Molecule: transfer RNA
Organism: pig gut metagenome
RNA sequence: AGCGUAGCUCAGUGGUAGAGCAGAGGAAUCAUAAUCCUUUGGUCGGGGGUCCGAAUCCCUCCGCUG
Numbered sequence: 001a002g003c004g005u006a007g008c009u010c011a012g013u014g015g016u017a018g019a020g021c022a023g024a025g026g027a028a029u030c031a032u033a034a035u036c037c038u039u040u041g042g043u044c045g046g047g048g049g050u051c052c053g054a055a056u057c058c059c060u061c062c063g064c065u066g
Base pairs, nucleotide, nucleotide: 001065002064003063004062007021008020009019010018015052023039024038025037026036027035045061046060047059048058049057
């Protein structure tokens, strides 16, 4: 200095937290894989502050990378 968000890889830069993969169920097939549909899953690293409202801005601590 950068990063920390779902089991994994990552979006989201002030206004109801998302995608892909993975997991579960189903369709289709003689059957399997691929494919298609539906769906589960989050104290957004901890604490505090600002604000009508914070994953997002500020302070501090912790961890990782250089």